The part of an RNA shown here (large-subunit ribosomal RNA, domain I) has 480 nucleotides and comes from Prosthecodimorpha staleyi. NCBI's taxonomy places the organism under Bacteria, Pseudomonadati, Pseudomonadota, Alphaproteobacteria, Prosthecodimorpha. The coordinates come from a structure-prediction model, not an experiment, and the mean pLDDT is 81. It matches the Rfam family "Bacterial large subunit ribosomal RNA". The RNAcentral record of the full RNA draws on ENA.
Context: one part of a larger RNA
RNA sequence: GGCAUUCGGUGGAUGCCUUGGCGCUGAGAGGCGAUGAAGGACGUGGUACGCUGCGAAAAGCCAUGGGGAGCUGCGAACGAGCUUUGAUCCAUGGGUCUCCGAAUGGGGCAACCCACUCCUGCGAAGGAGUAUCCCGCAAGGGAGGCAAACCCGGGGAACUGAAACAUCUCAGUACCCGGAGGAAAGGACAUCAACAGAGACUCCGCUAGUAGUGGCGAGCGAACGCGGAUCAGGCCAGUGCCUUGACUGACGUUACCGGAACAGCCUGGAACGGCUGGCGUUAUGGGUGAUAGCCCCGUACGGGACGGCGAAGGUUGAGGACAUGAGUAGGGCGGGACACGUGAAAUCCUGUCUGAAAUUGGGGGGACCACCCUCCAAGCCUAAGUACUCCUCAGCGACCGAUAGCGAACAAGUACCGUGAGGGAAAGGUGAAAAGCACCCCGACAAGGGGAGUGAAACAGUUCCUGAAACCGGAUGCCU
Repeated sequence: GGCAUUCGGUGGAUGCCUUGGCGCUGAGAGGCGAUGAAGGACGUGGUACGCUGCGAAAAGCCAUGGGGAGCUGCGAACGAGCUUUGAUCCAUGGGUCUCCGAAUGGGGCAACCCACUCCUGCGAAGGAGUAUCCCGCAAGGGAGGCAAACCCGGGGAACUGAAACAUCUCAGUACCCGGAGGAAAGGACAUCAACAGAGACUCCGCUAGUAGUGGCGAGCGAACGCGGAUCAGGCCAGUGCCUUGACUGACGUUACCGGAACAGCCUGGAACGGCUGGCGUUAUGGGUGAUAGCCCCGUACGGGACGGCGAAGGUUGAGGACAUGAGUAGGGCGGGACACGUGAAAUCCUGUCUGAAAUUGGGGGGACCACCCUCCAAGCCUAAGUACUCCUCAGCGACCGAUAGCGAACAAGUACCGUGAGGGAAAGGUGAAAAGCACCCCGACAAGGGGAGUGAAACAGUUCCUGAAACCGGAUGCCU
C1' cells in the first nucleotide's frame, strides 16, 4: 500500500408521517371606492425582532346577542395583571381610524413641503372647507380609481405553415384602448323555406370535414333540416309598458345548543391490542402515551337570533318613453364582414359622391328578368337556457406527499440578484410528556467529552425518527 471482515465518522437517500398544495362538485357571492377603495408607509405591546391585529381612543373602545372558566394573538418566555359583579372568545351593530395612494387646497423625488377662508378659543391649539369634468338657473347631484377570469366594442401584429415566398395562413389570435354586468351579447322576422310549411334569441349534439371556398396550394369551412337545454313576449299617449323608491315579508343565512352506548383481567413505558362478559347503533371522521361505535371533539338527527344580510310574495308611491321610423332603402367609386380570396357574387356594414316609393307601396327568395311564395327595414325593451371564479361555505379524489405537490407545508414573492423592468431560492419530523441532562470530573471560568440523572429508548441530547451510498478513519486477518 492492497483486499477482506468489523466498528465508527461524514452524509441525508429510503421508509413512515403531514400542518401545505393540486383537481373537481354543489350551493353562495359576483364587487369595493370622495361616508376616501385596492395597496402601502409609519406607528401601536411592560420588555417587542418578524408575522398577525389595530390606528394617537392604536394586539384595542361602546352596545346587543351567544357562551360559561379560564384569559392577556403566533414564533416564545419572564414580569405584572384581568375574570362567575361573567373575562378571554364568537356573531352583529356602532365609535375611533396618523400619513401616502383616484388623492381631490397648491406643490412634490409617494408616505413630505407650503397655503388660504370660516368657526371655537386670551393664547397655544382645535374643527370645517378650498381639485377637475358632467348635469342643473340655482340649491344640489353625479363621475374619477381598483379588481382573477368571463363579455361587448374600437384598433391590431409577427414568428409560423405553405417544406423557399408575395395572395393566403398563423388570426381578427397575441397585445393595446374604451365600456358593462353578474353574467354580457343577442332577441320577437323587411327571417327561413320551397308550392309543403316553419315561426324571437342564446347554447349543445348531429347535419359534416359535407356543399363550397382556395397561388383550387397550404389550408379555410358553412347552411337548410333533425334532436335536445330553456322558453315569453311586450311598447310608441295607455285599465297598458319600462325604470325606480318606501314599507311589510314566508323562508334561507350569519354565533350557538342538545345529541346513543363499557367494564374487568393480561402484556406493555402507555391499551385503542389480546381474553372475558356487556351495551348502543339511520352516527362519515379526527384526537387521546399502539389499532376506540360505547374516553374526548364531533357526526346523523333535532332545536335556535336582539340584531345584520339575502329574499319569493304582498302593500303603496314616484319618474320616464312614445304614432309606424328619409339624407333612409337603393346606386357609383374604394374598402370591410359574411365558410365565400371579385368571382356569375347575391346578402350585410360604410369613407366618398348621389339618392327613391308611400300599401295601387316596399324588402327578400345567391348575377339578372318574369311568375309565384314570403316578410314589412330605416324606433325601443326583454327573464331563462350559455361563459367565468379573485372570493365564502360544504363535500369529493384508482391526485402529490417535502428534488413531489403552488415559486412558497418553515419570518416566501421572503433572503438574495439587478440602475430598472424584472428574476427569485434553500429550508418540514426530539419525545407520550421537556421530564431539554441538577450535581461531579478533564479542559482555557472554552469547544468538546467522561460520569451521574430523566426517559420505554439518549447510537431519541436540540439540522435530535428511520439513517442507504459516495467519501474518511480505527481494529483484526491475509498478501506485497